Model confidence (mean pLDDT): 77 of 100. A computed fold for a 265-nucleotide RNA from a Pseudomonadota bacterium, annotated as Bacterial large signal recognition particle RNA.
RNA sequence: UCGUGCUAGACGGGGAGCUGGCGGUGCCCUGUACCCGCAAUCCGCCAUAGCGGGGUCGAAUUCCCUCCCUAGGGUUGGCUCAUCACGAUACUGCCUUGUCUGGCCGGUGUUGAAGAUCGGGUCCUGCGCGGUAGUCUCCUCCGAACCCCGCCAGGUCCGGGAGGAAGCAACGGUAAGGAGGCAGGACUAGGCGCCGCAGGAGCGCCUGAUUGGAGCCGAACAGGCCUGGCAAGUCGGGUGGUGUGACUCGAAGGAGGGUGCACGA
Numbered sequence: 001u002c003g004u005g006c007u008a009g010a011c012g013g014g015g016a017g018c019u020g021g022c023g024g025u026g027c028c029c030u031g032u033a034c035c036c037g038c039a040a041u042c043c044g045c046c047a048u049a050g051c052g053g054g055g056u057c058g059a060a061u062u063c064c065c066u067c068c069c070u071a072g073g074g075u076u077g078g079c080u081c082a083u084c085a086c087g088a089u090a091c092u093g094c095c096u097u098g099u100c101u102g103g104c105c106g107g108u109g110u111u112g113a114a115g116a117u118c119g120g121g122u123c124c125u126g127c128g129c130g131g132u133a134g135u136c137u138c139c140u141c142c143g144a145a146c147c148c149c150g151c152c153a154g155g156u157c158c159g160g161g162a163g164g165a166a167g168c169a170a171c172g173g174u175a176a177g178g179a180g181g182c183a184g185g186a187c188u189a190g191g192c193g194c195c196g197c198a199g200g201a202g203c204g205c206c207u208g209a210u211u212g213g214a215g216c217c218g219a220a221c222a223g224g225c226c227u228g229g230c231a232a233g234u235c236g237g238g239u240g241g242u243g244u245g246a247c248u249c250g251a252a253g254g255a256g257g258g259u260g261c262a263c264g265a
């Protein structure tokens, strides 16, 4: 130096999280680098830190160490400016519930405003008057075989006679009752009344008089103050995203260095 066969070892790695700690299953980033079983209310180990069973490669471009670069992750703080929800309402802005005011405009006013005073009506109650409705009375007519009246033909009765008596019908008139009716009268009723008297009430409305001497009314139409509200701007703290700084872990990649045994030629 070459060949053969072995061994160490390799057959993915990393981050966060979990864990006393280590590794795995699971999540994430890289990337393609054996198989089977176990395993997150966990599985197996102990600084020699997955366990159990198999397979391939095998001293090197593949193993080990150091450095560089750096995907990605974690921690943290400063700065940056988004987003989202919450709170506040001094200011700006917006809205307008309500009170007050209110310009323009309109109406009215020296044929006398507002105000002040007095009176009357409207309102309530009582009485009276009237009217309405009803009932009764009243007026007229009808209306009793007899138990209503008057007058009583005929007939009847008394008497010797003269004469007298009772008395039905008819006629006339009436009672009870019925029909009709203008007016008059009485009683009863009340959500009747441009009626009278009295008492009461009295905000408002109408009206008359006296005083007064120039405003009064409409304000539901502009606007304004206050009040009330919205929370857009604003203020406050919070949430947490992008970018960036520091620290930390760090795959893949790159560079350098190191590292067995046996036999044979």
Base pairs, nucleotide, nucleotide: 001265002264003263004262005261006260009057010056011055012030013029014028015027020046021045022044023043024042034054035053036052037051038050063258064257065256066255067254068253072249073248074247075246076245078244079243081241084238086236087235088234091233092232093230094229095228098226100224101223105218106217107216108215115211116210117209118208119207120206121205122204123200124199125198126197127196128195129193130192132189133188134187135186136185137184138181139180140179141178142177148173149172150171156165157164158163
The RNAcentral record of the sequence draws on ENA. The gene name in the source record is ffs. Rfam family: Bacterial large signal recognition particle RNA. From the family's description: The signal recognition particle (SRP) is a universally conserved ribonucleoprotein involved in the co-translational targeting of proteins to membranes. The family's RNA type in Rfam is non-coding RNA gene.